Context: one part of a larger RNA
């Protein structure tokens, strides 16, 4: 390679649009490259198989056949692939009465907390911790009333609740806007899944170039513990943490489960819809779409998974193949840098 496989043993790409390229619904008709059959060219000889046969026998030699699985021509068939034209609606998309949503960005707003500051009232502590001391306090702290300044994040609601492709999204009110859903079946007619490269997204930290800085807090300092204490505990306290542009593109980026479609027992919560029952927003019954638990058959090494499959199947992508060397080297490409993407091999068990 080939098989074999990827939830947890090696291995789903972090996540999407998408080009090529593989691959694709229903019925006609035509073509006739693929595929199917028939004929003739040819497939050199010899070696190889098989059947005889000659050297006493084998090696070896000789004589038939069959094969050479192939390419070339020519005739015919149309189911399937694949093309041509015309067509369908049940995949897709569009319309169109509608509810739900922490879905995106921009501006505004708003209320408790906390720090700080002014002022009153007060007097000796206060903070801290296992225990304490650093630290703060008679230049009046802590408390505790008023007022004032500022960033930062939004108790309760709130929920194995919603939204999004993931990464993520949480007071409120507008503006703009993107997506699911969904009652009708009006329209288009295959216009669809996937997705090599390739383009945009994409916590946190990091980094640039300006701002801002209450709280919190890598470094760093002082106090303790300790045998030491470059920690864990206290007290502080810088980057950062917020913002605006731009960069980095990586996490245990997870469901450790790549996308889409079909089929395949039940139970029972919950979210949004819609129809049907009802006096009725309840409650019920049907019935899509999401999320969650329990369970059967089947799978699974077990564990579990089990209509949100880890089951049957089907297409397409990504990825694995002994453990360390090593996600190193060393080349390429990217990036300011940090460093990120591709990714060995000697050795070595």
């Nucleotide at each position: 390679c080939u098989g074999g496989g990827u939830g947890u043993a090696a291995a789903g790409g972090g996540a999407g649009c998408g080009u090529a390229g593989a691959c694709g619904g229903c019925a006609g008709c035509g073509c006739a490259a693929g595929u199917c059959u028939g004929g003739a060219g040819u497939g050199a000889a010899a070696u190889g198989c098989c059947g005889g046969g000659g050297c006493c026998c084998a090696a070896c030699c000789c004589c038939g056949g069959a094969a050479c699985u192939g390419c070339u021509u020519u005739g015919g068939a149309a189911a399937c692939u694949g093309u041509g034209c015309a067509g369908c609606u049940c995949g897709a998309g569009u319309g169109c009465a509608g509810g739900a949503g922490a879905g995106g960005u921009a501006a505004g707003c708003g209320g408790a907390a906390u720090u700080c500051c002014u002022a009153g009232u007060g007097u000796a502590g206060c903070g801290g911790u296992g225990a304490a001391a650093u630290g703060c306090g008679u230049a009046g702290a802590u408390a505790u009333u008023a007022g004032g300044a500022g960033g930062a994040a939004c108790a309760c609601c709130a929920g194995u609740g919603g939204c999004g492709a993931a990464g993520g999204c949480g007071g409120c009110c507008u503006g703009c806007u993107g997506g699911a859903c969904g009652a009708c079946a009006a329209c288009u007619g295959a216009c669809g899944g996937u997705g090599a490269g390739g383009c945009a997204c994409g916590a946190a930290a990091g980094c640039g170039u300006g701002g801002g800085u209450a709280g919190c807090a890598a470094a760093c300092a002082g106090g303790a513990u300790u045998a030491g204490a470059u920690a864990c505990c206290c007290u502080g306290g810088u980057a950062g943490u917020c913002c605006a542009c731009g960069c980095u593109g990586u996490a245990a980026a997870c469901g450790a489960u790549g996308a889409u479609u079909a089929c395949u027992a039940g139970g029972u919560g919950u979210g949004g819809g819609u129809g049907g029952a009802c006096u009725g927003a309840c409650c019920c019954c049907a019935u899509c779409c999401g999320u969650g638990c329990c369970g059967g058959a089947g799978u699974u090494a077990a564990c579990a998974c089990a209509a949100u499959a880890a089951g049957u199947a089907a297409u397409c992508c990504a990825c694995c193949u002994g453990g360390g060397g090593a996600g190193u080297a060393c080349g390429a490409c990217c990036g300011c840098a940090a460093g990120g993407u591709u990714g060995a091999a000697a050795c070595u068990c």

Small-subunit ribosomal RNA, central domain from an uncultured bacterium, 349 nucleotides, folded computationally. Model confidence (mean pLDDT): 89 of 100. Rfam family: Bacterial small subunit ribosomal RNA. The RNAcentral record of the full RNA draws on Greengenes.